This is a predicted structure of a 1434-nucleotide RNA (small-subunit ribosomal RNA) from a metagenome. The sequence is in RNAcentral, with records from SILVA. It matches the Rfam family "Bacterial small subunit ribosomal RNA". For this family Rfam cites "Crystal structure of the ribosome at 5.5 A resolution" (Yusupov et al., Science, 2001).

RNA sequence: AGAGUUUGAUCCUGGCUCAGGACGAACGCUGGCGGCGAGCCUAACACAUGCAAGUCAAGGGGUAGCAAUACCACUGGCGCACGGGUGAGUAACGCGUAGAUAAUCUGCCCUUUUCUCAGGGAUAACUGCGGGAAACUGUAGCUAAUACCUGAUGAGGCAUUAAUGUCAAAGGUUUACCGGAAAAGGAUGAGUCUGCGUCUGAUUAGCUAGUUGGUAGGGUAAUGGCCUACCAAGGCGACGAUCAGUAGCUGGUCUGAGAGGAUGAUCAGCCACACUGGAACUGAGACACGGUCCAGACUCCUACGGGAGGCAGCAGUGAGGAAUUUUGGUCAAUGGGGGAAACCCUGAACCAGCGACGCCGCGUGUAAGAUGAAGGAGCUUUGCUCUGUAAAUUACUGUCAGAUGGGAAGAAAAGCCUGCUUUGCGGGCUGGGACUGUACCAUCAGAGGAAGGACCGGCUAACUACGUGCCAGCAGCCGCGGUAAUACGUAGGGUCCAAGCGUUGUCCGGAAUUACUGGGUAUAAAGGGUGCGCAGGCGGGCUUGUGCGUCAGGGGUCAAAUCCCAGGGCUUAACCCUGGACCGGCCUCUGAAACGGCAAGUCUUGAGUAUGAGAGAGGUAGGUAGAAUUCCUGGUGUAGCGGUGAAAUGCGUAGAUAUCAGGAGGAAUACCAGUGGCGAAGGCGGCCUACUGGCUCAUUACUGACGCUCAGGCACGAAAGCGUGGGGAUCAAACAGGAUUAGAUACCCUGGUAGUCCACGCCCUAAACGAUGUAUGCUUGGUGUUGGCCGUUUACGGUCAGUGCCGGAGGAAAUCCGUUAAGCAUACCACCUGGGGAGUACGAUCGCAAGGUUGAAACUCAAAGGAAUUGACGGGGGCCCGCACAAGCGGUGGAUUAUGUGGUUUAAUUCGAUGCAACGCGAAGAACCUUACCCGGGCUUGAAGUGCAGUGGACCGUCCAUGAAAGUGGAUUUCUCUUCGGAGCCGCUGUAGAGGUGCUGCAUGGCUGUCGUCAGCUCGUGCCGUGAGGUGUUGGGUUAAGUCCCGCAACGAGCGCAACCCCUAUCCUUAGUUGCCAUCGGGUAAUGCCGGGAACUCUAAGGAGACUGCCUACGCAAGUAGAGAGGAAGGUGGGGAUGACGUCAAGUCAUCAUGGCCCUUACGUCCGGGGCUACACACGUAAUACAAUGACAGGUACAAUGGGCGAAGCCGCGAGGUGGAGAUAAUCCAGAAAGCCUGUCUCAGUUCGGAUUGAAGUCUGCAACUCGACUUCAUGAAGCUGGAAUCGCUAGUAAUCGUAGAUCAGCAUGCUACGGUGAAUACGUUCCCGGGCCUUGUACACACCGCCCGUCAAGCCAUGGAAGCUGGGGGCGCCCGAAGACGUGAACGCGUUUAAGGCGAACUCGGUAACUGGGGCUAAGUCGUAACAAGGUA
Repeated sequence: AGAGUUUGAUCCUGGCUCAGGACGAACGCUGGCGGCGAGCCUAACACAUGCAAGUCAAGGGGUAGCAAUACCACUGGCGCACGGGUGAGUAACGCGUAGAUAAUCUGCCCUUUUCUCAGGGAUAACUGCGGGAAACUGUAGCUAAUACCUGAUGAGGCAUUAAUGUCAAAGGUUUACCGGAAAAGGAUGAGUCUGCGUCUGAUUAGCUAGUUGGUAGGGUAAUGGCCUACCAAGGCGACGAUCAGUAGCUGGUCUGAGAGGAUGAUCAGCCACACUGGAACUGAGACACGGUCCAGACUCCUACGGGAGGCAGCAGUGAGGAAUUUUGGUCAAUGGGGGAAACCCUGAACCAGCGACGCCGCGUGUAAGAUGAAGGAGCUUUGCUCUGUAAAUUACUGUCAGAUGGGAAGAAAAGCCUGCUUUGCGGGCUGGGACUGUACCAUCAGAGGAAGGACCGGCUAACUACGUGCCAGCAGCCGCGGUAAUACGUAGGGUCCAAGCGUUGUCCGGAAUUACUGGGUAUAAAGGGUGCGCAGGCGGGCUUGUGCGUCAGGGGUCAAAUCCCAGGGCUUAACCCUGGACCGGCCUCUGAAACGGCAAGUCUUGAGUAUGAGAGAGGUAGGUAGAAUUCCUGGUGUAGCGGUGAAAUGCGUAGAUAUCAGGAGGAAUACCAGUGGCGAAGGCGGCCUACUGGCUCAUUACUGACGCUCAGGCACGAAAGCGUGGGGAUCAAACAGGAUUAGAUACCCUGGUAGUCCACGCCCUAAACGAUGUAUGCUUGGUGUUGGCCGUUUACGGUCAGUGCCGGAGGAAAUCCGUUAAGCAUACCACCUGGGGAGUACGAUCGCAAGGUUGAAACUCAAAGGAAUUGACGGGGGCCCGCACAAGCGGUGGAUUAUGUGGUUUAAUUCGAUGCAACGCGAAGAACCUUACCCGGGCUUGAAGUGCAGUGGACCGUCCAUGAAAGUGGAUUUCUCUUCGGAGCCGCUGUAGAGGUGCUGCAUGGCUGUCGUCAGCUCGUGCCGUGAGGUGUUGGGUUAAGUCCCGCAACGAGCGCAACCCCUAUCCUUAGUUGCCAUCGGGUAAUGCCGGGAACUCUAAGGAGACUGCCUACGCAAGUAGAGAGGAAGGUGGGGAUGACGUCAAGUCAUCAUGGCCCUUACGUCCGGGGCUACACACGUAAUACAAUGACAGGUACAAUGGGCGAAGCCGCGAGGUGGAGAUAAUCCAGAAAGCCUGUCUCAGUUCGGAUUGAAGUCUGCAACUCGACUUCAUGAAGCUGGAAUCGCUAGUAAUCGUAGAUCAGCAUGCUACGGUGAAUACGUUCCCGGGCCUUGUACACACCGCCCGUCAAGCCAUGGAAGCUGGGGGCGCCCGAAGACGUGAACGCGUUUAAGGCGAACUCGGUAACUGGGGCUAAGUCGUAACAAGGUA
């Protein structure tokens, strides 16, 4: 000294929480010793038992004894008012501090002065007789005193002007003292009074009749309404009276840097109290803790007639409570009471006991010791690491505890004897310790008897394994736990403290989070709606006085203890002692006079007045004008008008709308009009008149601080609303109707009443906003504008007062503010202190009401919030692109069939894929197999593989039985090599382990899809910003492109784009078979058939070529345009491969791999059969068609790719069979088809279409029933161009035509390739979809499939109201009235006052309550969708 927590991230505001210290503590676990302290915080609850105040025989009488002497009760004296306890009451002169007492008292003690004379009558004890259970008590006698009374004296006191009056006493014992009386002084103690200080609430604002004062009297030690009579009407209060709540106060204690805050145990000072309430007596002192009287409650005794008691003394008991000790010892010391003294008493005190309650100290060993032992734990597990020098082991030491022995200090006094300088001092002797045989010292033995607690996710030092699986649990805050938990539980290890450690509670701190030191108020909580203004606060220049504040010096005080410093004593420390310093305050004396105050004087700059001008929707009242709306009357005129997104309700043939003329009435004042003006704000707008407030400028003159702010108060105060009376044209809540809608109590439309207007009276609130209180001063500028004035004058400049914009310094969290401050200062007022509950409840107050003002708490959350950032999103905006739309061509959706999916069915219809991006997808081919599914039958180290051990010799093959097969059972046959150890191979058995298309794609790798071949995604350095971040990458152009250019606080770079790669289009070179054939030759019916050729085509290697290079136009450039030139090709020529950072927990555990989990005579494996092919239905993708641009028949022409296959001939209508030439491939497969030519058909369900079905076949295959393909004959269904909707395509493309291949025994309308023929259209970017960039809003960030509001329903919690029921409190009134005091009284008694008691009317504070109101909280309830984007009506 700070830290955690709001966010995707940031800065700020702001709360919550933590780390520190402390405690009269308690609880949990643990516990060796000692010293010093502290120990009922709760029930001021009730108390058994014992003790806590007595003493004096030298005051008196008495008893026993011969006496010395001893003794207790009584009388008498002193004490019992101290000491000890407690904190209920008390908000007070109670306490603290400083004073006053000329308004007082003071026993014992000290000093001084003067006395101490003479008498008297009683009474207790005792004796006798009684009463009573007891407590106690009555009566008759005897007696004394330092008990009581009288007289004398009067130094002295008191009263008084004086004369004068009045007031005392006590003796004892023995010779030395103790006493007694009066008075003065001191000391000590006490009483009373005063200034200042001393908690909370205004949701307590008025209180007071002895109340305030005076006079007289009474009373007291003493002042005083303390009390009484009379008189006056005062006194207190916003500087908080009264009332209510809480509380003993202080020195101090804890905390804090301090200022403060909290607290008031122990120790010390003061106060109050003593079962509750009242009262006095005695006394120096009490209204008395262990005294008295009375009343009350409670407890006890009783013979029922009466009595006794008071632990908040020390112990102790019960109760209460989380919780607090022994019914101990001694008067040895210190102190107190009595006494002449010895001495007695003393639960004061000193000690001991109990409890880790606190503080302090000590110990539980020290050193060496690596086989890094064993055990335990972990891991990357032949082993390594940690526990860990730790242990074992060796050598030492001896504190504490234990045993034995020794052994203090605390003791000074007192008594007796004696000396002297004799109220005292000195010497000698005697005797005295509770603690205690304690502290301390010595010896002995032996590492022996002595370590735990909390924590280990971050804050916060310390990590792994197992178990658990949103369970059990943890948690101070944030938060952990849903199968890999460093956060739960356990273990190992570690960290921090240590005889303790943690937890809980409380206080301070951190918290500058109540801010005096030391905060704020535009947007985070917070400026009153505005002005005027009393009190209050603050206040211009100069002079003088004063000395209140202020300052300086001195004095007194602020008790001791504590804290601090120094020194000292216990072995140290805690603890204790001594000294010093400190104690911010108060009182007082002396001085100073700057500043503030006060008093006096003066000045003009603040403020105001006069004079002259000026602007203005400033206010009030009256009048008046034109336009427009509506209505009425009349004319013209005819079928619609009106309204909307579209409509309808509505109006109109009884004549509307439209139009013309006339009239009525109310309200508002177009243009001018302007971030223009005026006003304190609200607010103010045609024109004229009257009255009236304020402001500005200029000039001199005047007054002379007259000022600023303002709690309470007063006034004003939009709209809506209320009351009474008018008025009512428009508009328009409510309401009605029409639409919209799932609904539509809305938005839209047609109507329409209050109201809107006026007068008077209320209401008093607004986002009453500049979300910015008023006033004054100071602090760079630029540019508009309004009203004055001045200079100069078309321009312009200066100045005063306003009103805007931009910006400097400075400020601010930022946005922003910035001479009109949110800057720098001063004065005063108002307001804020986490969110919700709540501007609610209760109370008070205002109001006719509506409601306003003031204004909480319980409970609940860890956030709520401000500004800015990056994204994402918007039924926000701008720019751009894409077969996205548009323009076109052809389809799908309708039919039949094929195929996939959903659904259904089933023993099974295996599994996966599910918007685009699943659905002719995995599957490039399910009859068995595949196959994972179902039924049935088998096997269990297994169908396949590996290691080890044992055992056998074969294995393979053949045969038989059984069986659907697998299998089972049986028969037969029978090893090789060898270094003789064994090895190889195979079978069986056993054991490790196999196996799993079982689960988890949300544990994963790999691979893939998609946005998207979209143009983006980032980094380094620099710069900007407190920061997240920004800049670069934005801007202006351009591009297919973040492509390039220009500009620019950026400069560069990377991954993407492009290029490099492949195919294709042109040419060249090289090469020339199987391909080619121009020239030459040969040959044929014909053919590159042959010789030959290397020109061409072609093949396949290498090169060339295209770069906006050239021209023109535009442009700064990049580049764009041009039917440009040239060129085979022109602006990335066409196509392919190539897929940035990332998104979708996208897909795949069933390709493969793999963590974890699961199965192991089965979820493994083998076999037969079945299923994946089911079928009311729905969807996707295709095929074929519906025909004449066609179908059919005949003839005829031209490919490329690819593969390994199969020609001719013969047979069959055909599928095919036979056949085998050719082919290991530029040779064969292999006929291309559309096309072209000729013919038939003539618009029909047809010579279209071919489904379906019947019959007969072919091929493959172990096998075509479930369930293959093909052929022939026959049959000849739906269908005549397809609703809403929807798909593809921009050129060799669409469309159309055929060909080949993979898979494959067989099976292709699918898929992948190939070539043939070969179009139409694109104006353009408004709209739909997707994407990119910029910008804007946001309450979203799991990011709009987001967020989020309210009712209702359910549970829980606290709370308001409430008929009532019930408890407490104080005051008031009345009744009754004890003891006591006072008065009166011969006595009995009576009167006044008063505690307790009773009754009553109100007030006030609580508890409880049927029912009721809202509020809060609670993963997944209902209804809607109000807010956040223009949130779909801002």